[in-house]
Context: one part of a larger RNA
RNA sequence: GCCUACGAGUUACUCCUCCCUGGCAAGGUUAAGUGUUUUAAGGCACGAAGCCGCAGCGAAAGCGAGUCUGAAUAGGGCGCGUAGUCAGGGGGGGUAGACGCGAAACCUAGUGAGCUACCCUUGAGCAGGAUGAAGGAGCGGUAACACGCUGUGGAGGUCCGAACCAGUUUCCGUUGAAAAGGAUUUGGAUGACUUGAGGGUAGGGGUGAAAGGCCAAUCAAACUAGGAAAUAGCUCGUACUCCCCGAAAUGUAUUGAGGUACAGCGUCGUGGUUAGGUUUGUUGGAGGUAGAGCUACCAAUAGGACUAGGGGGUGUCAGAGCCUACCGAAUCCUGAUGAACUCCGAAUGCCAGCAAAUUCAUACACGGCAGUGAGGCCUGGGGUGCUAAGGUCCCCGGCCGAGAGGGAAAGAACCCAGACCCGCCGCUAAGGUCCCUAAAUUCUAGCUAAGUUGAACAAAGGAGGUCCAGUUGCUUUGACAGCCAGGAGGUUGGCUUGGAAGCAGCCAUUCCUUUAAAGAGUGCGUAACAGCUCACUGGUCGAGCGACCGGGCAUCGAUAAUACGCGGGCAUCAAGCUAGAUACCGAAGCGCGGGAUUUGACAUUUAGUUGUCAAGUGGUAGGGGAGCAUUCUGGUUGCGGAGAAGCCGUCCUGUCAGGGCAUGGUGGAGCGUCCAGAAAAGCACAUGUAGGC
Numbered sequence: 001g002c003c004u005a006c007g008a009g010u011u012a013c014u015c016c017u018c019c020c021u022g023g024c025a026a027g028g029u030u031a032a033g034u035g036u037u038u039u040a041a042g043g044c045a046c047g048a049a050g051c052c053g054c055a056g057c058g059a060a061a062g063c064g065a066g067u068c069u070g071a072a073u074a075g076g077g078c079g080c081g082u083a084g085u086c087a088g089g090g091g092g093g094g095u096a097g098a099c100g101c102g103a104a105a106c107c108u109a110g111u112g113a114g115c116u117a118c119c120c121u122u123g124a125g126c127a128g129g130a131u132g133a134a135g136g137a138g139c140g141g142u143a144a145c146a147c148g149c150u151g152u153g154g155a156g157g158u159c160c161g162a163a164c165c166a167g168u169u170u171c172c173g174u175u176g177a178a179a180a181g182g183a184u185u186u187g188g189a190u191g192a193c194u195u196g197a198g199g200g201u202a203g204g205g206g207u208g209a210a211a212g213g214c215c216a217a218u219c220a221a222a223c224u225a226g227g228a229a230a231u232a233g234c235u236c237g238u239a240c241u242c243c244c245c246g247a248a249a250u251g252u253a254u255u256g257a258g259g260u261a262c263a264g265c266g267u268c269g270u271g272g273u274u275a276g277g278u279u280u281g282u283u284g285g286a287g288g289u290a291g292a293g294c295u296a297c298c299a300a301u302a303g304g305a306c307u308a309g310g311g312g313g314u315g316u317c318a319g320a321g322c323c324u325a326c327c328g329a330a331u332c333c334u335g336a337u338g339a340a341c342u343c344c345g346a347a348u349g350c351c352a353g354c355a356a357a358u359u360c361a362u363a364c365a366c367g368g369c370a371g372u373g374a375g376g377c378c379u380g381g382g383g384u385g386c387u388a389a390g391g392u393c394c395c396c397g398g399c400c401g402a403g404a405g406g407g408a409a410a411g412a413a414c415c416c417a418g419a420c421c422c423g424c425c426g427c428u429a430a431g432g433u434c435c436c437u438a439a440a441u442u443c444u445a446g447c448u449a450a451g452u453u454g455a456a457c458a459a460a461g462g463a464g465g466u467c468c469a470g471u472u473g474c475u476u477u478g479a480c481a482g483c484c485a486g487g488a489g490g491u492u493g494g495c496u497u498g499g500a501a502g503c504a505g506c507c508a509u510u511c512c513u514u515u516a517a518a519g520a521g522u523g524c525g526u527a528a529c530a531g532c533u534c535a536c537u538g539g540u541c542g543a544g545c546g547a548c549c550g551g552g553c554a555u556c557g558a559u560a561a562u563a564c565g566c567g568g569g570c571a572u573c574a575a576g577c578u579a580g581a582u583a584c585c586g587a588a589g590c591g592c593g594g595g596a597u598u599u600g601a602c603a604u605u606u607a608g609u610u611g612u613c614a615a616g617u618g619g620u621a622g623g624g625g626a627g628c629a630u631u632c633u634g635g636u637u638g639c640g641g642a643g644a645a646g647c648c649g650u651c652c653u654g655u656c657a658g659g660g661c662a663u664g665g666u667g668g669a670g671c672g673u674c675c676a677g678a679a680a681a682g683c684a685c686a687u688g689u690a691g692g693c
Base pairs, nucleotide, nucleotide: 001693002692003691004690005689006688011096012095013094015093016092017091018090019089020088021087022086023085024084027052028051029050033046034045035044036043037042056063057062066078067077068076069075099237100236102234106227107226108225109224110223111222117201118200119199120198121197122196123195124194125193126191128160129159130158131156135152137150138149139148140147164188165187166186170183171182172181203219205215206214207213240627241626242625243624244623245622250263251262252261253260254259264372265371266369267368268367269366270365271364276360277358278357279356280355281354282353283352284351285350291344292342293341298338299337302334303333304332305331309327310326311324312323313322314321375400376399377398378397380395381394382393383392384391405416406415407414420595421594422593423592425591426590427589431585432584433583434569435568436567440582442581443580444579445578446577447576453571454570461556462555465553466552467551468550470548471547472546473545474544482540483539484538485537486536488513489512490511493507494506495505519534523532524531596617597616598615599614600613601612602611603610628682630679631678632677633676634675635674637672638671639670646666647665648664649663650662651660652659653658
């Protein structure tokens, strides 16, 4: 892991409540017990003790269809115009372990120191080698000591190193040889050493050279049994089928926030009703948003005018005064801001009345049963944040949640569209129609040269890319570009300067002359000149040329970590982009044919019995309805050694759970139908339990 078996809403109660069925009914009902009965899961009879109901109100005395409050014959509260009760079944609640499994823990009583920690008693062990303390001896030495030398001696938590004890390093081992080992290496090895045996200390206790270590492979409180099915607002699991409806993730409160109560939203029943929803028209109404405005307030605000006051200057003995390109209240002009400003002020939306439409059918009241109370994304209106977030908090709407199908390559939420079943039928939506790949290599006009683009992704800014529109100037009296030629004189203007001659710089009435034209000079150049060139003019040529502005598509700007990637192939008057046209493809949408089922209406019928029409039939939590299967019991009626159940196949059949044996094999003794009843009544999953493989 698989298979088989087992495995979770049960049972009890003179308990509460609601519904269904039945009996009796202003009443209903017996309990224990007793009697009886073909002795049995039993039936019948007796048995009013008790219980519920028939009257309430008040704290009570008490009064009573009333009563309490109250001064009240007031008002108000609770009652009164009757339906109950017993039994069976079902939904829910209560008390019990109460759907099942699951703690860590707490308490009580015991068991443990044969492991290990420490202690007590009594024993045992430590090859060999090295070092050479004190003391004492001899000799020397001293006045005597001291002291020195030599040998003697054999001390030490002394040295080296086996046994022994330990466990430093590395490797191996890691479903091991081993639930801590092996190899190598290493530390101690006469000591605070190691070790045998006997004994002691016990669980909030011991012991601890102290690590919360150790106390039997268990220790921040051992183990065993019991309280005990502790408790678990938590996690997981909770078993057959079909049909109808179908949520919530909000508000308020909470030692409350992943729980719960009430409300909201779901479902089922009952009731009397058409009240309800939506749309349109009309009438009436509330409101301060968007916008706008501010000599309409409040707050803030740029420039100017004017000016109280102030600063600076001047003036004088002190002043008055005067000046001021300084600051500046108030006021005026122009401009202009604001969620918590408003002289103003929509559109929508909202409320109410009336009318109409609706192939919308709900709404309301009461009662039973819930679930939900973590929501999420998208468009729009906002707060917060960075006009950040797949952020966060509200609001209107949609969708996912609980929604399948088609499109978007792939994809909860985007676009299209709401799946009862069957069909090798048709039409469409979004989106598509060269190939992969169903359908146009379709048509008309234009654009793009960047593979831009071809369904995610970019700016400021740069640019004679290219197309279109417009404004304006020049042009056969010849434009624009090219080519040929000229481009002069006063003069090297004046000043400046070492120099300044068109061209470092300054000045100017930058003037005059010759001219077809030529600046006191556009740029290069020189130390300064020179030189080249331009403006300007003529010739040549022969038809368009320039400046500006707006738009379309394209271009650069363009950097993310192995390479490529429009879904791919690949595509250039397109298979790209823009505008238009026609056809086709395309879904569980719509239609067509057949069928099932629910609800309503109508008709029909002994009867959910049949028919017609209409509308429905996605669905999680959840509510309601109808069934299938298993075991046993009562009744009923059948099968079986000419082969029961069970097991292994084939086949048939029902809308499903399932059913049939039609048939073969195996098996070898019991098993079904129908009508009722009762349950240890259905498994894939709980890191489920046991066994097998």